[in-house]
RNA sequence: GCAGGCGUGGCUCAACGGCAGAGUACCUGGUUUCCACCCAGGGGAUGCGAGUUCGAUUCUCGCCGUCUGCU
Numbered sequence: 001g002c003a004g005g006c007g008u009g010g011c012u013c014a015a016c017g018g019c020a021g022a023g024u025a026c027c028u029g030g031u032u033u034c035c036a037c038c039c040a041g042g043g044g045a046u047g048c049g050a051g052u053u054c055g056a057u058u059c060u061c062g063c064c065g066u067c068u069g070c071u
Base pairs, nucleotide, nucleotide: 001070002069003068004067005066006065007064010024011023012022013021018054026042027041028040029039030038047063048062049061050060051059
């Protein structure tokens, strides 16, 4: 330099173009003599910018980051 994959809560991952979910972590309460376990509840996320669309995590383009391959 070229080609391809990936980018979503703190972390690991989902999500036929139609309300962004799960596990874990965190916070609060319950339970317990205390801690842990367990139970109930809560907050927190779509890399950035444009485009298409009634509607974009999803489709298109550019940029950024990361990984892999080729030279």
Transfer RNA from Paraliomyxa miuraensis, 71 nucleotides, folded computationally. Rfam family: tRNA.